[in-house]
C1' cells in the first nucleotide's frame, strides 16, 4: 500500500442481514434465607452502541470519511 474482520454495560457476548422501546451470562448493590459467609431466590443500578457526517418520520442497524485492534496478501 491492498484485502478482509472485530469495535455495544467493569468483563465476555447478542442485537445489524429485514432500521421503530438498547439486551443476555459473569461482576457490581439491596433484600430475605443462614450463626456467619458460600449458594440459591426476589429486586436495583450501570451503556446513547469508536469518533463526525449524511438518508430517513426515525440509526447500534443503511451510506461515507476518519481512529484503534487483529489476520492476510504484496
Nucleotide at each position: 500500500c491492498g484485502g478482509g474482520g472485530c469495535g455495544u454495560a467493569g468483563c465476555g457476548c447478542a442485537g445489524c442481514u429485514u432500521g421503530g422501546c438498547a439486551g443476555c451470562g459473569c461482576g457490581c448493590c439491596a433484600c430475605g434465607u443462614u450463626c456467619g459467609g458460600g449458594a440459591c431466590g426476589u429486586g436495583g443500578a450501570g451503556g446513547c452502541c469508536g469518533g463526525c457526517g449524511g438518508u430517513u418520520c426515525a440509526a447500534a442497524u443503511c451510506c461515507g470519511c476518519c481512529c484503534g485492534c487483529c489476520c492476510c496478501g504484496a
Molecule: transfer RNA
Organism: Candidatus Omnitrophota bacterium